c-di-GMP-I-GGC riboswitch aptamer from a Candidatus Rokuibacteriota bacterium, 83 nucleotides, folded computationally.
The sequence was found by an Rfam model in a public genome assembly.
The prediction has a mean pLDDT of 87.
RNA sequence: UCCGACAAAGGCAAACCAGUCGUGAGGCUGGGACGCAAAGCCACGGGUCAGGGCCUGUCGCCCUGAUAGCCGGGUUACCGAAG
Numbered sequence: 001u002c003c004g005a006c007a008a009a010g011g012c013a014a015a016c017c018a019g020u021c022g023u024g025a026g027g028c029u030g031g032g033a034c035g036c037a038a039a040g041c042c043a044c045g046g047g048u049c050a051g052g053g054c055c056u057g058u059c060g061c062c063c064u065g066a067u068a069g070c071c072g073g074g075u076u077a078c079c080g081a082a083g
Stems, first nucleotide, its partner, number of pairs: 002083001003080002011036002016031006034069001040075003044072003047067008
């Protein structure tokens, strides 16, 4: 360094509920734990989703946004058994 143990210490927090912001996807706060070894951070590529526009004959295209717990990529990092 790779790797990730029925190891130790600690960490995060899905659904759902309440409040709040947003046209919306969804965000934030609190409760709550399905899970997670990067479920820390970054929208760069693809996917999905929302709003708007174009075309209207469906197909489709464009713009703006959301998602890092969809995948890839980038970047930083705790612990240390076996290999």
It matches the Rfam family "c-di-GMP-I-GGC riboswitch aptamer". Rfam links the family to the GO term cyclic-di-GMP binding.